[in-house]
Context: one part of a larger RNA
RNA sequence: CUGGGCGUAAAGGGAGCGUAGGUGGAUUUUUAAGUGAGGUGUGAAAUACUCGGGCUCAACCCGAGAACUGCAUUUCAAACUGGAAAUCUAGAGUGCAGGAGAGGAAAGUGGAAUUCCUAGUGUAGCGGUGAAAUGCGUAGAUAUUAGGAAGAACACCAGUGGCGAAGGCGACUUUCUGGACUGUAACUGACACUGAGGCUCGAAAGCGUGGGGAGCAAACAGGAUUAGAUACCCUGGUAGUCCACGCCGUAAACGAUGAAUACUAGGUGUGGGGGUUGUCAUGACCUCCGUGCCGCCGCUAACGCAUUAAGUAUUCCGCCUGGGGAGUACGGUCGCAAGAUUAAAACUC
Numbered sequence: 001c002u003g004g005g006c007g008u009a010a011a012g013g014g015a016g017c018g019u020a021g022g023u024g025g026a027u028u029u030u031u032a033a034g035u036g037a038g039g040u041g042u043g044a045a046a047u048a049c050u051c052g053g054g055c056u057c058a059a060c061c062c063g064a065g066a067a068c069u070g071c072a073u074u075u076c077a078a079a080c081u082g083g084a085a086a087u088c089u090a091g092a093g094u095g096c097a098g099g100a101g102a103g104g105a106a107a108g109u110g111g112a113a114u115u116c117c118u119a120g121u122g123u124a125g126c127g128g129u130g131a132a133a134u135g136c137g138u139a140g141a142u143a144u145u146a147g148g149a150a151g152a153a154c155a156c157c158a159g160u161g162g163c164g165a166a167g168g169c170g171a172c173u174u175u176c177u178g179g180a181c182u183g184u185a186a187c188u189g190a191c192a193c194u195g196a197g198g199c200u201c202g203a204a205a206g207c208g209u210g211g212g213g214a215g216c217a218a219a220c221a222g223g224a225u226u227a228g229a230u231a232c233c234c235u236g237g238u239a240g241u242c243c244a245c246g247c248c249g250u251a252a253a254c255g256a257u258g259a260a261u262a263c264u265a266g267g268u269g270u271g272g273g274g275g276u277u278g279u280c281a282u283g284a285c286c287u288c289c290g291u292g293c294c295g296c297c298g299c300u301a302a303c304g305c306a307u308u309a310a311g312u313a314u315u316c317c318g319c320c321u322g323g324g325g326a327g328u329a330c331g332g333u334c335g336c337a338a339g340a341u342u343a344a345a346a347c348u349c
Stems, first nucleotide, its partner, number of pairs: 003321004007303002012317001014201004021194003025088007033081002035077008049065006091191001092188003095184004103177007110154001114150008125136002162169002206247006215241002220236004258316006266294012298305002322349003331342004
């Protein structure tokens, strides 16, 4: 070294596309690189091993054997892997026919609510709390009616419902546009899977420039509470939250569970399709794709997972290897900055 692992103990990359690489469906023929068998040469001696012998034994020494698991060359085999040629359709993709969807982008429109402004009515309170006070109000508030303005978010529908690779997406209409699913089987004929680097996307907060600013609200101010109260509660309130463009690149970015394929009891909801059958008003059964719950076999330290696996197998990638020091220092790369990423050691238990 030949390991063992990654839901919760250390460990799945935030997500996708994809380069190199690794791996790869069925049949036939061929080749002989891998593979297997035989031959030849070499693999020094000593040592080590086995057997036997010599010093009284042993150490030590001597002889013989086996071994030196390797390399080179040559002959043969052709099942498997690889190479070459041909064919195929079950993987993959295209076409055609359908229905579903908060998938994405842009433009326009709408109503409720909130705040503000103007005017009317109206008078002494309003607001807030555990109780209060700060605050607002006779310069007429709160309440109520009418009109106007602005910005932001879209009640009900709404559902362990839908869509998206993830982040995420929810008023309505139009335009542009991506993907998935079902049915069919016309076409291509393995075109596939994974994916180090790379590229792209990536909540919130934050940053830059210019707009916008109703509500909410870090910071901040005041009032309370309290022994104190740099908080929780209250009254205010600026960045920010919103828009355009450009950065940042991180999250308990979670299913704390990488992607793909195949197989392995069932039961019961729900979303989108298709088929068979039937009272034809509603249904019943079968089937494909999603999304939940329960539950065998099996797995698991247990909890639990259980056809949406954490089961049984294969392929590829990422990651872990006692706690602290430390996701830190130094250096590199990226960034306007904040910082991100890569990533130790001394020492200590």
Small-subunit ribosomal RNA, central domain from Clostridium gasigenes, 349 nucleotides, folded computationally. The coordinates come from a structure-prediction model, not an experiment, and the mean pLDDT is 87.